[in-house]
RNA sequence: GCGGGUGUAGUUCAGCGGUAGAACAUCAGCUUCCCAAGCUGAGAACGCCAGUUCGAUCCUGGUCGCCCGCU
Numbered sequence: 001g002c003g004g005g006u007g008u009a010g011u012u013c014a015g016c017g018g019u020a021g022a023a024c025a026u027c028a029g030c031u032u033c034c035c036a037a038g039c040u041g042a043g044a045a046c047g048c049c050a051g052u053u054c055g056a057u058c059c060u061g062g063u064c065g066c067c068c069g070c071u
Base pairs, nucleotide, nucleotide: 001070002069003068004067005066006065007064010024011023012022013021018054026042027041028040029039030038047063048062049061050060051059
């Protein structure tokens, strides 16, 4: 330099154009003599910029980061 993959919550992952979910973690409450465990609840995310569309996490282009391959 070229090609491919990937980017969603603190972490690991879902989500095939129509209100963005789970698990673990964090915080609060309940329970307990206390801790742990358990139960209930809360906060928290679509890498960035454009385009297509009535509507984009999803499709297209660019860009950035990471991974793999080729040279």
Transfer RNA from an Ilumatobacteraceae bacterium, 71 nucleotides, folded computationally. Rfam family: tRNA. Rfam classes the family as a transfer RNA. The RNAcentral record of the sequence draws on ENA and MGnify.